Model confidence (mean pLDDT): 75 of 100. A computed fold for a 368-nucleotide RNA from a Clostridiales bacterium, annotated as Bacterial RNase P class A. NCBI's taxonomy places the organism under Bacteria, Bacillati, Bacillota, Clostridia, Eubacteriales. Rfam family: Bacterial RNase P class A. The family's RNA type in Rfam is ribozyme. A source record names the gene rnpB.
C1' cells in the first nucleotide's frame, strides 16, 4: 500500500431558553384544598431508553393454581467434553464442506423394524440390453484355394444386413445406474482375480470422549437416496403469566342487633314497616405494594486455551399507570440526517441499521 477475515468500541458533545415525568427539600411576606394524613401549585436541587428498548422465538427468576407414583398423548432436542440459574444458548474439540489462507459454514443419532415419496429425462430407477463390444447360426457382396471344360459347388477370410446369446468396460439421461481406479484375464467382459483407496467385521495402540491410526481378515453381502416426510430410540419439558400477585379499602346495595331517638310518611293511637345507631360481610371506585440493588455495572488481580469462575475495591444508572424522556438556537463536530422508544426482571437467538473507528490474523505487489 491493495483486497480479505475475526473480534470489539461509539451511535454525538457543550452551553442558553422554554416544556414534560420521577425522587428529595421548603427560605412560597404561615401560597390552594383538607377535620387530619395529606393532595395541588409554586420555587430549588438531584436524575430521566437501546445495541437493538424491536420480533416475543427460546431459557430462567418471581408470582397464582395444580400436583402420592407411574403411563398415554403432545412438543422440542439430538457428534463428544465443558459453561450455565437454565437453554435450542456459548466456549473448546472431532468429522464433513467450502476457501491458496486468516477463516466460515453444518438439525451432525437411526434407512440391516416397518410405510411413504423420488417430478422430468433415461431402454432401465432396485431393476435395465438403447447405442456400442463380441460369440454363434443364416443371407448378400468380394478376394482367394481346391474340384469341374463350363454354367457352377464347397472351403476360408473380410464387410454388410438380420436373429439369438454373452457382456455393465464405454456412450447416453440423471441427485443417484447395484464400490473407485489401474492391471490381470477374457471372445468380449465382469471382484473373476490382484495391488492402492473406500466399505463391513475382529483385534492393538493414544485420547475423558467424539475420534484418529495400525494390523489381521472379507471380494463387498442386508444391496440407492430421503427421517426441519411418517416412524423408531435416547433425553428434556405441569399451567398460565405483573392486566401475575399481596394488602387496604369509600359510596350505594345487602345482613345482622339495639328499641335510647322519631324531623318526615302509611290519617289519630299500638304494633309493625320506614327512618336512625352500632356492627359485619363482600371487596366495586380509589389506594398502597408488586418495581427496580440485580445470575447488577465498571476497574484490578488470580484460576481456565476459552466460556465462565473466584477474591477485592467501587458505583447506584427511568421506574410511569393514558403512561414522562421534547423544541428552538449557537459554537463544535464524520455525526444537521441509520435503525427505532422502556412498562416485571434477566441470560440468549433472530431481525433492522446512514456512518465513524480500534485491535488481532491471512494473501498479493512493491522497497529495504
Nucleotide at each position: 500500500u491493495g483486497a480479505g477475515u475475526a473480534a470489539g468500541a461509539c451511535a454525538g458533545g457543550u452551553g442558553a431558553u422554554c416544556g414534560c415525568g420521577g425522587c428529595u427539600g421548603c427560605a412560597g411576606g404561615c401560597g390552594c384544598c383538607g377535620a387530619a394524613a395529606g393532595g395541588c401549585c409554586g420555587c430549588a436541587g438531584c436524575u430521566g431508553a437501546g445495541g437493538a428498548a424491536a420480533g416475543u422465538c427460546c431459557g430462567g427468576g418471581c408470582u397464582u393454581c395444580a400436583c402420592a407414583g407411574g403411563g398415554c398423548a403432545g412438543g422440542a432436542u439430538g457428534c463428544c467434553g465443558g459453561a450455565u440459574a437454565a437453554c435450542g444458548u456459548c466456549c473448546g474439540g472431532c468429522g464433513g464442506a467450502g476457501g491458496c489462507g486468516a477463516c466460515u459454514c453444518c438439525a451432525g443419532g437411526g434407512a440391516a423394524a416397518g410405510u411413504g415419496c423420488a417430478a422430468c429425462a433415461g431402454a432401465g430407477a432396485u431393476a435395465u440390453a438403447c447405442c456400442g463390444c463380441g460369440u454363434u447360426a443364416g443371407c448378400a457382396a468380394u478376394g482367394a484355394a481346391u474340384c469341374g471344360c463350363g454354367u457352377g459347388a464347397c472351403u476360408c477370410a473380410u464387410u454388410g444386413c438380420c436373429a439369438a446369446c454373452g457382456u455393465a468396460a464405454g456412450g447416453g439421461u440423471g441427485g443417484a445406474a447395484a464400490g473407485g481406479c489401474a492391471g490381470u484375464g477374457u471372445a468380449a467382459g465382469a471382484g473373476a482375480c490382484u495391488a492402492c483407496c473406500g466399505c463391513c467385521c475382529g483385534g492393538g495402540u493414544g485420547g475423558c470422549g467424539a475420534c484418529a491410526u495400525c494390523c489381521g481378515g472379507g471380494g463387498c453381502a442386508c444391496a440407492u437416496g430421503u427421517a426441519a416426510a411418517c416412524c423408531c430410540c435416547a433425553u428434556c419439558c405441569g399451567a398460565a403469566g405483573c392486566a401475575a400477585g399481596a394488602c387496604c379499602g369509600a359510596a350505594a346495595c345487602g345482613a345482622a342487633a339495639c328499641g335510647a331517638u322519631g324531623a318526615c310518611g302509611c290519617g289519630a293511637c299500638c304494633c309493625g314497616c320506614c327512618a336512625g345507631u352500632u356492627u359485619c360481610a363482600g371487596g366495586u371506585a380509589g389506594g398502597u405494594u408488586g418495581c427496580u440493588c440485580g445470575a447488577g455495572g465498571c476497574g484490578g488481580c488470580c484460576g481456565g486455551c476459552a466460556a465462565c469462575g473466584g477474591c477485592c475495591g467501587u458505583c447506584c444508572a427511568a421506574g410511569a399507570c393514558a403512561g414522562a424522556u421534547g423544541a428552538u438556537c449557537a459554537c463544535u463536530c464524520a455525526a444537521c440526517g441509520a435503525c427505532a422508544g422502556a412498562a416485571c426482571c434477566c441470560g440468549g437467538c433472530u431481525u433492522a441499521u446512514c456512518g465513524u473507528u480500534u485491535u488481532g490474523c491471512u494473501c498479493a505487489c512493491g522497497a529495504c